Background:
A computed fold for an 87-nucleotide RNA from Sedimentibacter saalensis, annotated as c-di-GMP-I riboswitch aptamer. Its mean pLDDT, the model's own confidence on a scale to 100, is 79.

[in-house]
């Protein structure tokens, strides 16, 4: 220095649900809220995965249906960086 293990002080973070906004959606933003998180920090331009389908693209006579990321997700997997303090 690194890995791994467990308890504590102090203190972060904040799911679902409600409610306002934004959005085609998906999802995100503030408030309440407290289900869990030792990286639930960061990174979607390193890479699988998930979600979604306005535009486009096929099929139809329409209505419809399929397809597709250029749109989202780090609280799915991964990459990255890191705090306390024993052993």
């Nucleotide at each position: 220095u690194a890995a791994u293990u467990a308890a504590a002080u102090a203190g972060g973070c904040a799911a679902a649900a409600u409610u306002u906004u934004c959005u085609a959606a998906a999802g995100a933003a503030a408030a309440u809220g407290g289900c869990g998180c030792a990286a639930a920090g960061c990174u979607a331009u390193a890479g699988g995965g998930u979600c979604u389908a306005a535009c486009c693209c096929a099929u139809g006579a329409a209505a419809a249906u399929g397809g597709u990321a250029u749109g989202a997700c780090a609280g799915c997997c991964a990459g990255u960086u890191g705090c306390u303090g024993u052993a």

The model forms 95% of the base pairs in the Rfam consensus.